The RNA shown here (transfer RNA) has 82 nucleotides and comes from a Planctomycetaceae bacterium.
Lineage of the source: Bacteria > Pseudomonadati > Planctomycetota > Planctomycetales > Planctomycetaceae.
It was read from a public genome assembly.
The prediction has a mean pLDDT of 81.
[in-house]
RNA sequence: GGGGAGUUUCCCGAGCGGUCAAAGGGGCUUGACUGUAAAUCAAGUGGCUCUGCCUUCGCAGGUUCGAAUCCUGCACUCCCCA
Numbered sequence: 001g002g003g004g005a006g007u008u009u010c011c012c013g014a015g016c017g018g019u020c021a022a023a024g025g026g027g028c029u030u031g032a033c034u035g036u037a038a039a040u041c042a043a044g045u046g047g048c049u050c051u052g053c054c055u056u057c058g059c060a061g062g063u064u065c066g067a068a069u070c071c072u073g074c075a076c077u078c079c080c081c082a
Base pairs, nucleotide, nucleotide: 001081002080003079004078005077006076007075010026011025012024018065027045028044029043030042031041032040046054047053048052058074059073060072061071062070
C1' cells in the first nucleotide's frame, strides 16, 4: 500500500430501519436468608422536574416521518495479502 472484520451502557456481549435506554452474563447497590461471610433468591443499575421528557451505541456529517442498524469521510483495534 491492497483486501476483510470490528468499535454498543462500569466490563463482556446480543441487537430485523419503528415494538430500544438496547436481550443475556459479570460487577455494583439495596433487601431476604445466615451467628458472620460466601452461596442462593428478589428488586434496581444513563439522567431528570418520571403516565412522560432529555441524552447515549468510536468521532463528524448525510439519507429518512423515524438510525445502534443504511450511506460518506475520519480515528482506532484485529486478520490476510504484498